A computed fold for a 77-nucleotide RNA from Parcubacteria group bacterium 21-54-25, annotated as transfer RNA. It matches the Rfam family "tRNA".
[in-house]
RNA sequence: GGGUGGUUAGCUCAGCUGGUUAGAGCGCACGCUUCACACGCGUGAGGUCACAGGUUCGAAUCCUGUACUACCCACCG
Numbered sequence: 001g002g003g004u005g006g007u008u009a010g011c012u013c014a015g016c017u018g019g020u021u022a023g024a025g026c027g028c029a030c031g032c033u034u035c036a037c038a039c040g041c042g043u044g045a046g047g048u049c050a051c052a053g054g055u056u057c058g059a060a061u062c063c064u065g066u067a068c069u070a071c072c073c074a075c076c077g
Stems, first nucleotide, its partner, number of pairs: 001073007010026004019057001028044005050066005
């Protein structure tokens, strides 16, 4: 320098062919339970879907650019 993939909640990750309100597990807070703790159960909070622009009636999803990151190839004695 070229190519491919990834970026969604604090963490690990789903999200199908663009369509009603963006989800799970763990974690966190509260409640129930217990003499108390743990376990278990229930409820809740937490998201500019990396950033910017575009297409569309409608975008986490399609297109373009940028950033970060992983891998592959090439170059370099």